[in-house]
């Protein structure tokens, strides 16, 4: 360094409910709590899903792919 894997260990993220708080709203953020997670980091490209005042937009990366960056190690 490449290939594969996730068995171990360290460390990292945090669903739901509950609190605030912002926003019609999908939702974000913050505290709190842990259901899961090996990209559950990052990017609305693709195709889904969802919202609207039905306009002109927007939410979602923890729905499926793409793309891009990465941490540890049995082998």
């Nucleotide at each position: 360094a490449u290939g594969g894997a996730g068995a171990a260990a360290a460390g990292c993220c945090a669903a739901a409910c509950c609190u605030g708080u912002c926003g019609c709203g999908a939702g974000g953020c913050a505290g709190a709590g842990a259901c899961g997670g090996a990209a559950a980091g990052c990017c609305a490209c693709g195709g889904g899903u969802c919202u609207u005042a039905c306009a002109a937009a927007g939410a979602c990366a923890g729905c499926c792919g793409g793309g891009u960056u990465g941490c540890c190690u049995a082998c």